[in-house]
RNA sequence: ACCGAAAAACGGCAAACUGUACGAAAGCGCAGGGCGCCAAGCCUAUGGUCUAAGGGUUAUUAAACCUAUGACGGCAGGGUUGCCGAA
Repeated sequence: ACCGAAAAACGGCAAACUGUACGAAAGCGCAGGGCGCCAAGCCUAUGGUCUAAGGGUUAUUAAACCUAUGACGGCAGGGUUGCCGAA
C1' cells in the first nucleotide's frame, strides 16, 4: 500500500404514528417522533410494487375491468464517492 467487513467509535439518516401544506389517489414537503440502517450518501425506473385523475372496453346510471403520462431508491439490481477498519 492492497484485500477483507467482524466488533467498536466518530458521525449521519429516520419507519410507524401525530400535526400541517400539496395531491384524484398512490404518495410527498416541513415539524415532532424513532422502527430500524451503516452507505437508509449521491445518481439511475432495468426488473418489481402501488395508484387510476384522464382515456378506453363492457355495461346502462350502479358498477366492473384495462391503461402511467402519476409515484415508490427504507423491494431487488446497476453506477459512483466516502468514514472507521481486527483476524

Predicted 3D model of an 87-nucleotide RNA (c-di-GMP-I riboswitch aptamer) from an uncultured bacterium. The coordinates come from a structure-prediction model, not an experiment, and the mean pLDDT is 80. It was read from a public genome assembly, where an Rfam model found it.